[in-house]
Context: one part of a larger RNA
RNA sequence: GAGUAACGAUAAAGGGAGUGAGAAGCUCCCUCGCCGGAAGACCAAGGGUUCCUGCGCAACGUUAAUCGGCGCAGGGUGAGUCGGCCCCUAAGGCGAGCACGAAAGUGGUAGUCGAUGGGAAACUGGUUAAAAUUCCAGUACUGCUAAUGACUGCGAUGGAGGGACGGAGAAGGCUAGGUCAGCCUGGUGAUGGUUAUCCAGGUUUAAGCUAGUAGGCGGUGUUCUUAGGCAAAUCCGGGAACGCAACGCCGAGAAGCGACGACGAGCUCUCAUUAGAGAGCGAAGUGAUUGAUGCCCUGCUUCCAGGAAAAUCUUCUAAGCUUCAGGUCAUUAGGAACCGUACCCCAAACCGACACAGGUGGUCAGGUAGAGAAUACCAAGGCGCUU
Numbered sequence: 001g002a003g004u005a006a007c008g009a010u011a012a013a014g015g016g017a018g019u020g021a022g023a024a025g026c027u028c029c030c031u032c033g034c035c036g037g038a039a040g041a042c043c044a045a046g047g048g049u050u051c052c053u054g055c056g057c058a059a060c061g062u063u064a065a066u067c068g069g070c071g072c073a074g075g076g077u078g079a080g081u082c083g084g085c086c087c088c089u090a091a092g093g094c095g096a097g098c099a100c101g102a103a104a105g106u107g108g109u110a111g112u113c114g115a116u117g118g119g120a121a122a123c124u125g126g127u128u129a130a131a132a133u134u135c136c137a138g139u140a141c142u143g144c145u146a147a148u149g150a151c152u153g154c155g156a157u158g159g160a161g162g163g164a165c166g167g168a169g170a171a172g173g174c175u176a177g178g179u180c181a182g183c184c185u186g187g188u189g190a191u192g193g194u195u196a197u198c199c200a201g202g203u204u205u206a207a208g209c210u211a212g213u214a215g216g217c218g219g220u221g222u223u224c225u226u227a228g229g230c231a232a233a234u235c236c237g238g239g240a241a242c243g244c245a246a247c248g249c250c251g252a253g254a255a256g257c258g259a260c261g262a263c264g265a266g267c268u269c270u271c272a273u274u275a276g277a278g279a280g281c282g283a284a285g286u287g288a289u290u291g292a293u294g295c296c297c298u299g300c301u302u303c304c305a306g307g308a309a310a311a312u313c314u315u316c317u318a319a320g321c322u323u324c325a326g327g328u329c330a331u332u333a334g335g336a337a338c339c340g341u342a343c344c345c346c347a348a349a350c351c352g353a354c355a356c357a358g359g360u361g362g363u364c365a366g367g368u369a370g371a372g373a374a375u376a377c378c379a380a381g382g383c384g385c386u387u
Stems, first nucleotide, its partner, number of pairs: 013031006032384004040364004046344002050342001051075006060068002080141002082340003086119003092113003098107003122139005142336001144334009153321002158316004166303004172296003177290005182203006188196001204262002208257003215250004219244008228236002263285001266281006304307001350359002366378004
């Protein structure tokens, strides 16, 4: 220079009460404003205690601070079913032998790892200051092991099936959700009117089990035979004969049970009178309409560029076992370990040296107007962006 520029989106504040040494900024209440395909909610990645409570205000916070993602202390993350671990493989990695190389090493078979993919099973309600598909209540489901009972050809690292998949387009059936009516509970207006065709709120309920609908796909069953499936096969594939016109598989949703339960507007009682906390009772809980980008649908039609693999699973036999063992079904009992789980997550907690107008994958998707996830105004919810 200079008490100058600046104090980081022009979404916006005002009032009252409280606390306190001290209040524009903290807490509570009222009014106002902003977002609302987000500036709301939930995950993945990443961060790692930032979460909750008490006590503090030196420093950090672009001002103050009684406040805080700050300091100190204490507390907090509960799983057979969520995710991982586990089984399986992809690109790719490693790689016994092996090949090459003077060596270091490089390539690579058998193998062994490797998810961003495939593989068993849980929902609703309640509860904490802070956790919940994890705790509690109720109602379920899936593997494994053993025993018992009934029936019985079992057996794999091998064979076969299946798993199993592209783009685009179109139609139908549904549901979530929405809206309206009905129903239930409460209210009756400080100002002209408002007992009415009025106003406000509520009208919610899962997995699972039973059954197999709209619809889609396939002919199917028995017998015989067989140069294929590295051996075998009753399995698959090839061939033949006969019977049947129905049958089998997949499959949303609806319905019944689940539920004589839970939830539920509100009401009553107790404590505290600042936020509130606890206990109890508990109404209605129906119909119509609209309607998805969700489900049926891994479907259907069509096109060429022709759209993972392996295991779980089903079945077949080989060696072998065949009074055993083993297999199927039912019942009962036991067991289901370990790791993650707090909190932020379009952000003041991640990546940007900062509490930085930047960047960051996925899911949910209310109302009115609208073709619409545009736009405008709103709901739930969250904020007014720390001078």